This is a predicted structure of a 264-nucleotide part of an RNA (large-subunit ribosomal RNA, domain VI) from a Planctomycetaceae bacterium. Lineage of the source: Bacteria > Pseudomonadati > Planctomycetota > Planctomycetia > Planctomycetaceae.

[in-house]
Context: one part of a larger RNA
RNA sequence: CGUACGACACUUGAGGGGUUUUCUCUUUAGUACGAGAGGACUUAGAGGGACGGACCGCUGGUGUGCCUGUUGUCUCGCUCGAGGCACCGCAGGGUAGCUAUGUCCGGUCAGGAUAAGCGCUGAAAGCAUCUAAGCGCGAAGCCUUUCCCAAGAUGAGGUGUCGUUGGACCACUGUCCGAGAGUCCCCUGGAAGACGACCAGGUCGAUAGGCUGGCUGUGUAAGGCGGGUAACCGUCUCAGCUGACCAGUACUAACGGACGAAAG
Repeated sequence: CGUACGACACUUGAGGGGUUUUCUCUUUAGUACGAGAGGACUUAGAGGGACGGACCGCUGGUGUGCCUGUUGUCUCGCUCGAGGCACCGCAGGGUAGCUAUGUCCGGUCAGGAUAAGCGCUGAAAGCAUCUAAGCGCGAAGCCUUUCCCAAGAUGAGGUGUCGUUGGACCACUGUCCGAGAGUCCCCUGGAAGACGACCAGGUCGAUAGGCUGGCUGUGUAAGGCGGGUAACCGUCUCAGCUGACCAGUACUAACGGACGAAAG
C1' cells in the first nucleotide's frame, strides 16, 4: 500500500515445513523345523541408545551489587569498628535467572491408494494362464492421521462485537472547528527483545523504584556484661545482614501530544 466504510478480537486451512530412528529382553517356546548342533515365523508385553521438544519441583553447575572467614597494604587522628586495592585478592557457601550431566514428554496406533511380489475368477487359445475385461492381499516408501507456520491464498476467505455524519463560513466543489470505535507517538516496565516487534501498565493506576512484611541464603552482627596473660571464649543472640523471589502499600516516577471512517 492492497484486501471497495473504519476498527478490535476469534478463526477456516489452499499451500509449505518438521517428525516419522534403532536395539535388547520376556511370553508364545526350547515349540515348529532339524539326526544333532542349533533354532524361528507369528502374538502379546517390557526396558534401553541416539535424536528432538519443553521445563527447573528434584540432583548438580553458574551466580563479579548476597552472607561469612582470612592474608598483605593503605585510609578514616589513635583504639575499636569499617572501607579501598591486590584475578570477585584468596577461600567456604549461595537466592532469582540461565542451565545439563537433572526431570517430563515424543516417534506409535489407525485408514486409503500402491511397488516388487502373492493370489481369485477368466478368455483370446474347449486345456492352461494373476490379465486381456473384472476382483483381492501386499512396504521403513506415497496420501491422510500427528506437530508447527499459514488469507499478499491479489482466488486477499469466515464469524462475533464496536463505531461516525454536529456547528460555522461559502454556497460550486469545498474550508475550518468539534465529537468519535479504536490506534499511535511519548512515558513506567517485562520471565519479550540485536533494532523494530510482542506483552503488562500510564492516576478510574500496583507498571517500575522506594518502604513494610515474608521467603531464601549466610551462620550467631555491632555494642554491653562476664571469663582469659593473650589468641579468644560465653551470654544478651537460631542473632545481624540479605541482588534479581512472593505479597502489601500511591511515598517517587508513568508528564504530555497526535491520528482516526460512506464520492457506495